A computed fold for a 73-nucleotide RNA from Candidatus Halobonum tyrrellensis G22, annotated as transfer RNA.
Its Rfam family is "tRNA". It is annotated as a transfer RNA.
The sequence was found in a public genome assembly.
Lineage of the source: Archaea > Halobacteriales > Haloferacaceae > Candidatus Halobonum > Candidatus Halobonum tyrrellensis.
[in-house]
RNA sequence: GGGCCCUUAGCUCAGUGGUCAGAGCGCCCUGCUCAUAACGGGGUGGUCGAGGGUUCGAACCCCUCAGGGCCCA
Numbered sequence: 001g002g003g004c005c006c007u008u009a010g011c012u013c014a015g016u017g018g019u020c021a022g023a024g025c026g027c028c029c030u031g032c033u034c035a036u037a038a039c040g041g042g043g044u045g046g047u048c049g050a051g052g053g054u055u056c057g058a059a060c061c062c063c064u065c066a067g068g069g070c071c072c073a
Stems, first nucleotide, its partner, number of pairs: 001072007010025004018056001026044006049065005
């Protein structure tokens, strides 16, 4: 330098055009227990990497940029 992939909650990840964007773990409260863990119930948490474009409508499609990874030279 060229090609490809990834970026969504604190962490690991779903969601690939039309519900108010979700799960597990975590964290907070709580039940149970002598107590703790486990288990049960409730709650908390998001500029969907940034900017622009297409569309009636974008996390999802297109472009640019940023960060990370793999391959080739």